[in-house]
RNA sequence: ACAGAUGGUCAGGCGCUCGCUGUGUCAGGAAACUGGCGGGGAGGAAAGUCCGGGCUCCACAGGACACAAUGGUGGGUAACGCCCACCGUCCGCAAGGACAGGGAAAGUGCAACAGAAAGCAAACCGCCCGAACGAUGAGCAAUCAUCGCCAGGCGAGUCCUUCGGGAUUCCCGGGUAAGGGUGAAACGGUGUGGUAAGAGCACACCAGCGGAUCAGGUGACUGGUCCGGCUAGGUAAACCCCAUUGGGAGCAAAGCCAAGCAGAAAGGAGUGGUUUUUCGGAAUCACACGGUUCGGUCCGAACCGUCUGACUUUCGGGUCGGCUGCUUGAGGUGCUGAGCAAUCAGCAUCCCAGAUAAAUGAGCGCUCGCGGCAGUUUGCCGCUGACAGAACCCGGCUUAUCGACCAUCUGUCGCC
Numbered sequence: 001a002c003a004g005a006u007g008g009u010c011a012g013g014c015g016c017u018c019g020c021u022g023u024g025u026c027a028g029g030a031a032a033c034u035g036g037c038g039g040g041g042a043g044g045a046a047a048g049u050c051c052g053g054g055c056u057c058c059a060c061a062g063g064a065c066a067c068a069a070u071g072g073u074g075g076g077u078a079a080c081g082c083c084c085a086c087c088g089u090c091c092g093c094a095a096g097g098a099c100a101g102g103g104a105a106a107g108u109g110c111a112a113c114a115g116a117a118a119g120c121a122a123a124c125c126g127c128c129c130g131a132a133c134g135a136u137g138a139g140c141a142a143u144c145a146u147c148g149c150c151a152g153g154c155g156a157g158u159c160c161u162u163c164g165g166g167a168u169u170c171c172c173g174g175g176u177a178a179g180g181g182u183g184a185a186a187c188g189g190u191g192u193g194g195u196a197a198g199a200g201c202a203c204a205c206c207a208g209c210g211g212a213u214c215a216g217g218u219g220a221c222u223g224g225u226c227c228g229g230c231u232a233g234g235u236a237a238a239c240c241c242c243a244u245u246g247g248g249a250g251c252a253a254a255g256c257c258a259a260g261c262a263g264a265a266a267g268g269a270g271u272g273g274u275u276u277u278u279c280g281g282a283a284u285c286a287c288a289c290g291g292u293u294c295g296g297u298c299c300g301a302a303c304c305g306u307c308u309g310a311c312u313u314u315c316g317g318g319u320c321g322g323c324u325g326c327u328u329g330a331g332g333u334g335c336u337g338a339g340c341a342a343u344c345a346g347c348a349u350c351c352c353a354g355a356u357a358a359a360u361g362a363g364c365g366c367u368c369g370c371g372g373c374a375g376u377u378u379g380c381c382g383c384u385g386a387c388a389g390a391a392c393c394c395g396g397c398u399u400a401u402c403g404a405c406c407a408u409c410u411g412u413c414g415c416c
């Protein structure tokens, strides 16, 4: 100097004038309100509504199943599917990055084409042995040895023949998975021995798997030694198995005040005892039955009811008002300490929106930046100027994004 990697900051600035809104204080006012002075007012993502909570209510939130979510280990946190560190696999020269990272020997399923065969198998080409047949040789003979034993051929046997050829028949049984072929992948690899030919068939070494043990580490895991011929593809973001976690609804939650109305229909769960009776019934007890309790089912529990009927369903009416919730928080900032870090603790300091049809703005000047014109003392014009606007709050993740800057690290080239 160039090319990269990781992390972080800002999100136009300053001044004047006017306007909106919340709040402190003072004055006036019965109050509503008005005025003076002072302080505050839309983001890093406010977006998505994807996770986790705080908080509120249902019940006092229990148990199980189903269902759903997460998935290496250890930490952080209120908690998490988040963050940090480490392990493993993969990518990168590296700094670094990615991972839906438990189980395939519990079971089921899926994988195009090619291939004989893609999960317990398998033989296309081939190799070996035997039978039958033929040729040659040996033998008195039985029989033996060698060659052929090849499937589209320069083959063999038989028949016919005009000698060119034609017709017809033939390839059976066993062993093998080393060699070749197909494929992304073919049931360990290399070498030696052995075999009829081969094969972990046997052996040596190596890889994987299983077992034992030692060392390091909190652990995931890493490394070493020994034993065992055991050799057991892929896929679980397929079903499934294992471990862990999980009540529900949500600020339109919920609470208070004020105001106002109107209910109707259908359905709907019992027996017995005791007392009493005006003999219609009433009271009470026991068991049983019915219903409600904010995803589904069951159990438990609580409450309500069994014809003076809980509750369910349908139809219809009233309340669209005001206040609280509503912003002091798992809060921010600074310093110190612990920790590799995430983060935690202590001390100090600060208050940093609370609107409700929805405030947080407008104008002017200077300046920053960008664009255009002219042009090289410079000038002129334009521009909310990327993505984008709080609504109970917080911790994350994901997505969108103009530009400026800072820190650390890696590689290449050159110079000292």
Stems, first nucleotide, its partner, number of pairs: 001412010012367007020041002023038006043387001047398002050396005055250004062299004067246005072086005087101001088099004102241002107239002109235002124180002126176005133148006155170006188206006207231002209228008254324004263315005270287007288306006331350008368385001369383006
A computed fold for a 416-nucleotide RNA from a Planctomycetaceae bacterium, annotated as Bacterial RNase P class A. The gene name in the source record is rnpB. The model forms 96% of the base pairs in the Rfam consensus. Rfam family: Bacterial RNase P class A. By type it is a ribozyme.